[in-house]
């Protein structure tokens, strides 16, 4: 350095409930704990979700990110511990 243990000490926190914010996706807080060795940070590439607004249609509806998701996959930056190999 790779690697990642039924290790130590810690960390984060899914679903769900409640409150608040948001048009929505979703977010924040508290409880909760499914999981996580980067589940720490960055929307850079892909992907997914939403559609207030805009466009088309003017009947249903359709399209669109500049919005959202890092706990979907890559990539970048940073980082605790040390059994085996």
């Nucleotide at each position: 350095c790779g690697c990642g243990a039924c290790a130590a000490g810690g960390g984060c926190a899914a679903a769900c409930a409640c409150a608040c914010c948001g048009a929505a996706a979703g977010g924040u807080g508290u409880g909760g704990g499914c999981g996580c060795a980067a589940a720490g940070c960055c929307a850079c590439a892909g992907g997914u979700c939403u559609a207030u607004g805009g466009c088309c249609a003017c009947a249903c509806g359709g399209c669109u990110a500049c919005g959202a998701c890092g706990g979907c996959u890559g990539g970048g930056c940073u980082g605790c511990c040390g059994a085996a190999c």
Molecule: c-di-GMP-I-GGC riboswitch aptamer
Organism: Clostridia bacterium